Context: one part of a larger RNA
RNA sequence: CUGGGCGUAAAGGGCGCGUAGGCGGCAUAACAAGCUAGGUGGUGAAAUACCCGGGCUCAACCCUGGUGGGUCUGCCGGAACUGCGCGUCUAGAGAGGGCGAGAGGCAGGUGGAAUUCCAGGUGUAGAGGUGAAAUUCGUAGAGAUCUGGAGGAACACCGGCGGCGAAGGCGGCCUGCUGGGGCCACUCUGACGCUGAGGCGCGAAAGCGUGGGGAGCAAACAGGAUUAGAUACCCUGGUAGUCCACGCUGUAAACGAUGAGUACUCGAUGUGCGAGGUAUACGACCCCUCGCGUGUCACAGCUAACGCAUUAAGUGCUCCGCCUGGGGACUACGGUCGCAAGACUAAAACUC
Numbered sequence: 001c002u003g004g005g006c007g008u009a010a011a012g013g014g015c016g017c018g019u020a021g022g023c024g025g026c027a028u029a030a031c032a033a034g035c036u037a038g039g040u041g042g043u044g045a046a047a048u049a050c051c052c053g054g055g056c057u058c059a060a061c062c063c064u065g066g067u068g069g070g071u072c073u074g075c076c077g078g079a080a081c082u083g084c085g086c087g088u089c090u091a092g093a094g095a096g097g098g099c100g101a102g103a104g105g106c107a108g109g110u111g112g113a114a115u116u117c118c119a120g121g122u123g124u125a126g127a128g129g130u131g132a133a134a135u136u137c138g139u140a141g142a143g144a145u146c147u148g149g150a151g152g153a154a155c156a157c158c159g160g161c162g163g164c165g166a167a168g169g170c171g172g173c174c175u176g177c178u179g180g181g182g183c184c185a186c187u188c189u190g191a192c193g194c195u196g197a198g199g200c201g202c203g204a205a206a207g208c209g210u211g212g213g214g215a216g217c218a219a220a221c222a223g224g225a226u227u228a229g230a231u232a233c234c235c236u237g238g239u240a241g242u243c244c245a246c247g248c249u250g251u252a253a254a255c256g257a258u259g260a261g262u263a264c265u266c267g268a269u270g271u272g273c274g275a276g277g278u279a280u281a282c283g284a285c286c287c288c289u290c291g292c293g294u295g296u297c298a299c300a301g302c303u304a305a306c307g308c309a310u311u312a313a314g315u316g317c318u319c320c321g322c323c324u325g326g327g328g329a330c331u332a333c334g335g336u337c338g339c340a341a342g343a344c345u346a347a348a349a350c351u352c
Base pairs, nucleotide, nucleotide: 003324004323005322006321007306008305012320014202015201016200017199021195022194023193025089031083033082034081035078036077038076039075040074041073042072049067050066051065053063054062055061092192093189094188095187096186097184098183099182104178105177106176107175108174109173110172111155116150117149118148119147120146121145122144126137127136163170164169207248208247209246210245211244212243216242217241221237222236223235224234259319260318261317262316263315264314267297268296269295270294271293272292273291274290275289276288277287301308302307325352326351327350334345335344336343337342
């Protein structure tokens, strides 16, 4: 470079915003850069290829002569498509209006249950733990039970293959600030769009820095058991940590192991939100229709199979990322970033 690919075989970037770039709706005067059947000119070396003939005893090979194409390019012509572009359109996109859902985010406040601890009352010999035990706690009064208090963390039921968010993720209640999305009917802008190399931002847990906090849990650690041993599984303890503020780290089975956008392609059924309708004394439920979301089943089609199947892994188009036998190697070296841990980028020898 080309081809084939990326759910599970190697391969979708963790997610978003967006720069350059690539791509882009309907209709259109002009232009002619791309394009172009046509006309005309240049170029298209030799060898090679093809044709007639010839030379090595034939052939391969070699030689004389002839022929052709395409590429590239100038000019004339053409204008469907791409481009450019005067002036347009409304189906994409966006704005305005109304309605309604939601653990979306941030900050402040607040509530009850439970665990632990402290003080006091009652009360007496056990409690705890296990497969069984022991370490452990307890006559200096434990465990149990009642009352009061302290403190931290998490929010039972509701709760649902239910909702929201781009992903990570989000769950007591109240208030404030704030993001996104859905539906309905019209009005407006008039392609303002899609994707997105770099870049910037967000990014679970663990970890790091400074300061606070510390109830429960609990790496490390200690002890008790188990065992041939037991640096484990089980038990009793227990420190970082888990929590808060600010700053860093930037990873993951960051998964739907499935990039984003758009269009098209039989159905059935559950559920969430909204709109309309039928029915009804009004309303609700039920039922019907439409839109958006989220599941299950299944046709065509696809797939190596498993399976996917209008939420595609079907059929097309646009743009990005990535793969190219296994190991060596999510490595070395170098570079960039980081306080560090390390992260990102990323080989080769060798070997099968």
The part of an RNA shown here (small-subunit ribosomal RNA, central domain) has 352 nucleotides and comes from an uncultured prokaryote. The coordinates come from a structure-prediction model, not an experiment, and the mean pLDDT is 87.